[in-house]
A computed fold for an 84-nucleotide RNA from Desulfotignum sp., annotated as c-di-GMP-I riboswitch aptamer. Its mean pLDDT, the model's own confidence on a scale to 100, is 79.
RNA sequence: UUGGUAAAUGGCCAAACCUGUUGUGAAACAGGGACGGAAAGCCACGGGUCUUAUGAAAGACAGAAAGAUAGCCGGGUUGCAUCA
Numbered sequence: 001u002u003g004g005u006a007a008a009u010g011g012c013c014a015a016a017c018c019u020g021u022u023g024u025g026a027a028a029c030a031g032g033g034a035c036g037g038a039a040a041g042c043c044a045c046g047g048g049u050c051u052u053a054u055g056a057a058a059g060a061c062a063g064a065a066a067g068a069u070a071g072c073c074g075g076g077u078u079g080c081a082u083c084a
Stems, first nucleotide, its partner, number of pairs: 002084004012037002017032006035071001041077003045074003048069005054062002
């Protein structure tokens, strides 16, 4: 430097759910809590999914633009342990 690996050691993160706050909303943040994770660290570049305006008599459905999702997938980038 590259690749493999939850075997070991020391550790790390934190799903659902509950409480509070923010937001029209998807959702986010903080605390509790652990389903899981070798990048479940970071980035919205591509795709997917979701939200809102709108179209539509209503619903279903469609979906410009904007937003959300990195624990949906791909990609970029940084990193611990150990083995080769």